[in-house]
RNA sequence: GGUCGCUUGGCUCAGCGGUAGAGCGUCGCAUUCACAUUGCGAAGGCCGGGGGUUCGAAUCCCUCAGCGACCA
Repeated sequence: GGUCGCUUGGCUCAGCGGUAGAGCGUCGCAUUCACAUUGCGAAGGCCGGGGGUUCGAAUCCCUCAGCGACCA
């Protein structure tokens, strides 16, 4: 320098055009002498930044940035 992939709650990931989900973690309640476990409930992300297409975009396109793989 070229090609490709990834970037979504604290962490790991799903979601493949129609108002964002799961597991773990956190907090509360119940259970216990207490802790753990278990059950119930809650908070927490507008989807890496910008622009475009569309009635509508995390999802398609362009661009920038970061990370990774391969080639040179």
A computed fold for a 72-nucleotide RNA from a Patescibacteria group bacterium, annotated as transfer RNA. The sequence is in RNAcentral, with records from ENA and MGnify. The same sequence occurs in records of 2 taxa. The coordinates come from a structure-prediction model, not an experiment, and the mean pLDDT is 83.